[in-house]
RNA sequence: GCUCACAUAGUAUAGUGGUAGUACGCCGCGUUGUGGCCGCGACGACCCUGGUUCGAUUCCAGGUGUGAGCA
Numbered sequence: 001g002c003u004c005a006c007a008u009a010g011u012a013u014a015g016u017g018g019u020a021g022u023a024c025g026c027c028g029c030g031u032u033g034u035g036g037c038c039g040c041g042a043c044g045a046c047c048c049u050g051g052u053u054c055g056a057u058u059c060c061a062g063g064u065g066u067g068a069g070c071a
Stems, first nucleotide, its partner, number of pairs: 001070007010024004018054001027041004047063005
């Protein structure tokens, strides 16, 4: 230098155009003599810019970052 893949809560991950889920963690409540386990609940995220579309996490272009391959 070229090619490819990936980017979603604090962490890990699902989600192929119409309300963004799950687990762990954190917080609250219940349970317990206390704590833990367990049960219930709350908060919390789509890398950035532009385009297409009635509507974009999703499709397209560019950028940024990470990883892999080739030279």